[in-house]
RNA sequence: AGAGUUUGAUCCUGGCUCAGGACGAACGCUGGCGGCGUGCUUAACACAUGCAAGUCGAACGAAGCUUGAUUACGGAUUCUUCGGAUGAAGUAUGAUAUGACUGAGUGGCGGACGGGUGAGUAACGCGUGAGUAACCUGCCCUUCAGAGGGGGAUAGCGUUUGGAAACGAACGGUAAUACCGCAUAAUGUAUUUUGACCGCAUGACCGAAAUACCAAAGAUUUAUCGCUGAAGGAUGGACUCGCGUCUGAUUAGGUAGUUGGUGGGGUAACGGCCUACCAAGCCGACGAUCGGUAGCCGGACUGAGAGGUUGAUCGGCCACAUUGGGACUGAGACACGGCCCAGACUCCUACGGGAGGCAGCAGUGGGGAAUAUUGCACAAUGGGCGCAAGCCUGAUGCAGCAACGCCGCGUGAAGGAAGACGGUUUUCGGAUUGUAAACUUCUGUUCUUAGUGAAGAAUAAUGACGGUAGCUAAGGAGCAAGCCACGGCUAACUACGUGCCAGCAGCCGCGGUAAUACGUAGGUGGCAAGCGUUGUCCGGAUUACUGGGUGUAAAGGGAGCGCAGGCGGGUGAUCAAGUCAGCUGUGAAAACUACGGGCUUAACCCGUAGACUGCAGUUGAAACUGUUCAUCUUGAGUGAAGUAGAGGUUGGCGGAAUUCCGAGUGUAGCGGUGAAGUGCGUAGAUAUUCGGAGGAACACCGGUGGCGAAGGCGGCCAACUGGGCUCUAACUGACGCUGAGGCUCGAAAGCGUGGGGAGCAAACAGGAUUAGAUACCCUGGUAGUCCACGCCGUAAACGAUGAGUGCUAGGUGUUGGGUCCUUUCCGGGACUCAGUGCCGCAGCUAACGCAUUAAGCACUCCGCCUGGGGAGUACGACCGCAAGGUUGAAACUCAAAGGAAUUGACGGGGGCCCGCACAAGCGGUGGAGCAUGUGGUUUAAUUCGAAGCAACGCGAAGAACCUUACCAGGUCUUGACAUCCCUCUGACCGCUCUAGAGAUAGAGUUUUCCUUCGGGACAGAGGUGACAGGUGGUGCAUGGUUGUCGUCAGCUCGUGUCGUGAGAUGUUGGGUUAAGUCCCGCAACGAGCGCAACCCCUAUUGUUAGUUGCCAUCAUUGAGUUGGGCACUCUAGCGAGACUGCCGGUAAUAAACCGGAGGAAGGUGGGGAUGACGUCAAAUCAUCAUGCCCCUUAUGACCUGGGCUACACACGUGCUACAAUGGCUGGUACAACGAGUCGCGAGUCGGUGACGGCAAGCUAAUCUCUUAAAGCCAGUCUCAGUUCGGAUUGUAGGCUGCAACUCGCCUACAUGAAGUCGGAAUCGCUAGUAAUCGCGGAUCAGCACGCCGCGGUGAAUACGUUCCCGGGCCUUGUACACACCGCCCGUCACACCACGAGAGUUUGUAACACCCGAAGUCGGUGAGGUAACCUUUUGGAGCCAGCCGCCUAAGGUGGGAUAGAUGAUUGGGGUGAAGUCGUAACAAGGUA
Repeated sequence: AGAGUUUGAUCCUGGCUCAGGACGAACGCUGGCGGCGUGCUUAACACAUGCAAGUCGAACGAAGCUUGAUUACGGAUUCUUCGGAUGAAGUAUGAUAUGACUGAGUGGCGGACGGGUGAGUAACGCGUGAGUAACCUGCCCUUCAGAGGGGGAUAGCGUUUGGAAACGAACGGUAAUACCGCAUAAUGUAUUUUGACCGCAUGACCGAAAUACCAAAGAUUUAUCGCUGAAGGAUGGACUCGCGUCUGAUUAGGUAGUUGGUGGGGUAACGGCCUACCAAGCCGACGAUCGGUAGCCGGACUGAGAGGUUGAUCGGCCACAUUGGGACUGAGACACGGCCCAGACUCCUACGGGAGGCAGCAGUGGGGAAUAUUGCACAAUGGGCGCAAGCCUGAUGCAGCAACGCCGCGUGAAGGAAGACGGUUUUCGGAUUGUAAACUUCUGUUCUUAGUGAAGAAUAAUGACGGUAGCUAAGGAGCAAGCCACGGCUAACUACGUGCCAGCAGCCGCGGUAAUACGUAGGUGGCAAGCGUUGUCCGGAUUACUGGGUGUAAAGGGAGCGCAGGCGGGUGAUCAAGUCAGCUGUGAAAACUACGGGCUUAACCCGUAGACUGCAGUUGAAACUGUUCAUCUUGAGUGAAGUAGAGGUUGGCGGAAUUCCGAGUGUAGCGGUGAAGUGCGUAGAUAUUCGGAGGAACACCGGUGGCGAAGGCGGCCAACUGGGCUCUAACUGACGCUGAGGCUCGAAAGCGUGGGGAGCAAACAGGAUUAGAUACCCUGGUAGUCCACGCCGUAAACGAUGAGUGCUAGGUGUUGGGUCCUUUCCGGGACUCAGUGCCGCAGCUAACGCAUUAAGCACUCCGCCUGGGGAGUACGACCGCAAGGUUGAAACUCAAAGGAAUUGACGGGGGCCCGCACAAGCGGUGGAGCAUGUGGUUUAAUUCGAAGCAACGCGAAGAACCUUACCAGGUCUUGACAUCCCUCUGACCGCUCUAGAGAUAGAGUUUUCCUUCGGGACAGAGGUGACAGGUGGUGCAUGGUUGUCGUCAGCUCGUGUCGUGAGAUGUUGGGUUAAGUCCCGCAACGAGCGCAACCCCUAUUGUUAGUUGCCAUCAUUGAGUUGGGCACUCUAGCGAGACUGCCGGUAAUAAACCGGAGGAAGGUGGGGAUGACGUCAAAUCAUCAUGCCCCUUAUGACCUGGGCUACACACGUGCUACAAUGGCUGGUACAACGAGUCGCGAGUCGGUGACGGCAAGCUAAUCUCUUAAAGCCAGUCUCAGUUCGGAUUGUAGGCUGCAACUCGCCUACAUGAAGUCGGAAUCGCUAGUAAUCGCGGAUCAGCACGCCGCGGUGAAUACGUUCCCGGGCCUUGUACACACCGCCCGUCACACCACGAGAGUUUGUAACACCCGAAGUCGGUGAGGUAACCUUUUGGAGCCAGCCGCCUAAGGUGGGAUAGAUGAUUGGGGUGAAGUCGUAACAAGGUA
C1' cells in the first nucleotide's frame, strides 16, 4: 500500500467480497513446562449448607466457672512401743481476695466503610470548569474555657403466667460514661438599637450597648484514656450554575403547582420543597413533549491522522439490594447481611399463628455456545472496636481449576550416501521423501532421584504461600508436535477414486469419464503448544471537516415572491465578542510515550520526565470578522426622455374553410382502402349555384424572430394593466444576494354547477385484417375539447444543466436601442449596451461533449444523492368531492444494476457494387412405369455411418458364397495374426479314405538342411505366462484427410502517429477494375498471406524428327499393299505470337474505358489445376494412425445357412415414355478419348438370337475391341392408348461362376399395364454453352438407367438491376456478443419464502377519572394514662396511648392511547434447468 468480481474487450460509476488488527469469547482437532494476568457477556432467575461485623470488663450490675487461705466433718494409706501418730480421697463452709474465661443484658463506638451488581436512569446522572454572601461535618489535629451539686427510673434477675413456636404479660427489686432538673458561662445563638468599611446585588465583615437562652462523666495499674462549650483546620458530604453528553418529526405542540409574586410552614441549607391568596404566565423548529435504547467517565480497540466503535478486569462518580411504599435511630441512611406495612414466592405449624431474602465468598438447581474450589491464612497491606494485649475481617494475601489471553523455553546438537528399506510417482531411464533415518560422538534446557534452602519481618516473637523459588550432585536422548492450507485473490502439485452424483465454496466459482477446486494418498507451503472455524468491532476515500458528488451513471425542487436563518461594497474612528500572544489555576491515580531501573530475558513491576490537544482566570495586541458612530457612490433603487414586443385581462369586429338547413341544376353512383366491406344514395346522394344558421380555429406574413418567472402566448380594433431595454446623471445612500417553513402561479387529462356543441374524438358499435385481433386500417360515434365560476397540483413541468456576483482568446449570423464616420437617395462602416444562435482556443470531463448564454477559474445561499430489485409500494399523518397527491419505510432477494465509448454480428435501416440472383429465353423435375438411395414399418437380422443449402445413383470404381462388420446354429481358447521361454518330433507341405452341413476329428501314405558330432537352423505339435485380438465406446479427448461460405476479395503485420484505454489510422475518400486491380489524394510509410502471373490442355505458326503415321509427284496392288519420298496430314520436343503495343475519342495531363486498324486469336482468348485469415465443437475412431475407457473360454477367432435385396407408405436422384421435328423396314456417310496376354479376339462354321466350335494377329500410332449414332436417301404408318409406350407375366434358352431358390445379366416367342406433356412448387444453363446423339473406361468371374471421360449435330435470350436469394465495401441504430435460430415482457398453473389487510382473540406498557386505602410522618384532639420539674400536695407544665383529618403504596372499576403476538380468508411481492398463452420492448422491433 491494495486485490477479486458487471464486458467479446475498454474506461468510469457503483455495490459485494478478501488480505490486517482486536476479544471476558465459544466450537473442532491436538496438547510438554514455567511466569504474569483473566474467568456467568445469558435468568436484577430461584436458592440447601457454611462463613462474610463486630468489639469494649479501663462505662455497668448480676450469674456461672477456675484458683483458693480458713474452719468443721471424714477417715483411706503407712509406721507402731498397738496407745497412737500420719492424716489422703471425699463432704460442708467459703471472709477478704486473685486470675482468666463463657454466654446473655444495660451502656459506648462501629453495623452509612469495605464487598456485589448495572435493573432503573437521556438526568445537573456523569464529565469539565465555576459558585454557596444559602450549608452540615462523628472519629482526627491546633487553640481557649470548663467538668459544681442533686434526683428518679429501667433491663438483666426472681416469682407467677399465656403460647406449639416465634415471642410475650403481670408483680417485685437493682447499676452505670443510660436518663432528668438546678448552678456557672461567652469570643456562642436569637431579638432590638447603632458606628466604620466592602460587595453588581440579595448582603458580608469588624465593632459597641441592652435583654433572653443553652454544658458536662467518669474509668484507672496515677501513666494516661475519656466528657462539656467555643473558634480554627483537615476530611467527607449537600445544594446551585455555564458548557458537553444516543436515536426517531411516520412524536409538533407541551404545561395548572404549571411560571412568577406575597404571607406562612419546612429543611443543615436556597428554592412551588409544601400551603393560602393574587397575576397568567413558562417551554418549543437552536427540536419542547412523547416513544425507543443506554449506567457515565479515566480509559480500551482500531486508524497515518481526523474519526469510528466500545465502557469486562483496575480506578473515580451514580443507582440498586425479592417487588412497591414508609419513616425511625444517627454526625452521616430513608440503611445489601436494621425496623414497619402491602404484594408475589419459599419454608415451619398443634391451623390459632410465625419465619425468610447470596446483585458478599464458596457452592446448588435452572437458563445458555459458554465462565472456576462448599480451599489456606490473618504472616503482609488495610479496616472496626479496645489504653493495650488482643478479637473480628470470604476486604486482602495466597493456593486449586481452565492453552481463556500475553510472554518465555523445550521437544535435541554435530557428523553420516550403499543417496538403504519402505512409500509416492514414472516417459521405466529415473525422480522424490532425503542427511531425513539407521549408525557414531556429544549436551542436559526440560525430566527423575537425593541433598541444601531463601528474601518477603521497616518488629524481640509471629510465614498461609512453602520444604515453594533458587542452588548442588547423579541418571539418561531417555517423557514431549500438531493444526490448517495448496484454482485466482494467496505462499504451496501430482496420483488414484467419483462422474452436475457425492460433495466444496469468503468472492469469482468447481463437479456432466483424463477435476492442481470434491474424497484419499504422497509431496509441498504457513503457523506452532497451538492451529483452524464461527460471532462482533475498527480499517480498506461506500457519509467525503481533513476528503465525494448532482447534463447522460443515484442526485437541481415545475416556477416565482418572501419571514426567520446564512452571507454581504469603499473610507475613517470605536469597543474588544470571535481571533492571536504571555502568565496563573486545574486537567486524580493508573493507563499511554520517552529514558532509566528490577525479576537470567520477555510479558510484568518500579522511578523520572513528557503528554493529557480541554476548561476557567488574568494581562496585552487590534490586521481580519463582528459591535457602535460618522461619511462615500461604484452594488441596489427612484426621477426625466425615448423604444420594441403572439406579456396579461375585458369588450367589440372580420374573412376563408368544415358541417348543417332551404331552394335550383343534374343522374347513378359516392365515399373509403394495400385490396375491400360496413356507411350514404332513385324517398335523388356525390358534384355544382344561390341564400341562411351555428360553433371553433385564425392560412400567407412566420423567421434556431419576439415577449413572459415558469406553465405558456399568434386575425383586427379599443380600454385597463405588468415587466424589460437604451440614454441622461437630478435624488436616496448598502436600502443587497440567497432563502428551511409559508404564500402565490402552474400544460394536458380529470372532477363539480350552469351554458354551448361546427369540426375532431377516449369509451362504444359495425366492417376489414388475422391462427386469434378486445389493436394498427375504414365507416360511424358519446363524454371531452369551447365559455363562466370553483377544484385538482401533476408531466421527458427538459437546456434531463437551481439562483446571484466577478474573472478568463476569438470568429460569424440575427433581434431591439445608442454614439460616431461616410453617403444626392437607397445604403455602408466602426464602437457600444441588452438579448438570441452557430463554430472554436485554453481549461474541464469517464467519455460524449461544454466552452463569456460554461459543464472553465472562484465566492455565497438553497434543494437533492449514497448498489439493483422489493417501491415511489405498505402503514401512519396531512391535502382533495372523487380520481388521487405530498411525506415515505422494512422484511426478503441478487452480485450485480448502470454510464460513455470500441470491435463485431444483426436490422421487415440507408447508399454503392457483383453473381444464371431476378428478368429475357431454352430444356427439365413435381403427374406415369421402372431403376437407385433415404425415411418409416417389419424382422432372428434387415450391420454401420452420412441429415437444410454443404445427407439421400452419398462411403459403395460394382452385397448370389466371399466381401460382411448383422442374425441363427455348430465349434476354438496363448488363440485366425506377432515376439519371447520350455518340452517333444523331424519334417512342413502335399495326396488318399472315413464321419460330419462344414469348421473339425480319425486313419493311412510320403519325408529336410548344416555340423567341429556336442549341437544348431528351420518347421510342426504340446505347455506356461507375458501378451495377441476387437468394424466395441468416445469425431464433444485427437492427428491426418475432406466439405462449406468461396475462386468471394478479402485477412493481417512492423515502425510511426492519434486515443487514459479497448482500439483507430494504414485498409477510409475521388475515380477505375473480374480483383485491397491500378491511379490520385491523405499521418502515414512499408511489408506479408490472398488476386493476377509463373504450370497443364486447347486455338495459329516456324523448326527438328519421320515409324507402326502420311502419300503431292514416279512405279505397283484387291488394298499406302509394296518400292520410293517426308512436301502435306498427324505425332511430340523446342520456339514464336497478345503487351491496351498502335490510332482516335472520353476522363483530371493519371489509372482506365469506348471505338478502330492489323492479326489465327484483343483486352484475364477458351478450359483446367491452384482455395488467404478464418467460420460451422461441420464430417470421418468403419480407410489409416492414436489418448482414455470397456471385453478377454469373448464385444476375440473359424464354419454352414440366412440377412444387408423385406414392403400398407413418404421423399430425393435418374432412365424410358406419352409420339409424326415421330415409330418401323431397307440402303448409305463421317469421329474422338481409350482398353487389351488368366486378355482383346479378326476370319470362318452352327444357331432366329443371346451365344457356341475351330482359329489368324497383337504386350499394340502395326492386331483386336470398332458396324459410331443422331444424319442423309427411299418406303410404310396417319392421330388411335395406336405399327406410340414398353412395365408385368408365362414358356423356352444362353453366359459367368463350387453354386443363379431367396438374389445376376442376356436372348427368342408370347403377354402388352400406367402414361395423351403433368397442381402448388421447383432445378439447370450465357456459346461450341443448353439441348440432342452415340462411343470408351474404372470397379469387375458375372452384373451399370450410376460414375468418370470422348467426340458428332448444334440453338434461343440478356431491356435492365425495381423486386427474390447469396456476397463485398461504406454508413447508421442496437437492451445482441452462444452474436436475431439473439435478447426479452406480462397473465395463468405449481412449489417455497417474507410482508400488508383482516371479523377478531390475546399479552403487556404509560397515563387519566372514580372507589377503597395498610404502614407512616405531620396536624388536630386527647375525657384515658403518666417516675424525674414546679407546687399551696390539690393540681399544673410536659409527654403518651387512643381517636379524627390531609397525603399515600398496593388493590378494584371504567373509557380511551400505545406496543407486541396470533387469526379463517385475502392482496400484491420475491425466488424456483427444461409448464401454458401470446410477442409488448431492443433494428424504422415490423403501428418509432
Small-subunit ribosomal RNA from a metagenome, 1488 nucleotides, folded computationally. The sequence is in RNAcentral, with records from SILVA. Model confidence (mean pLDDT): 83 of 100.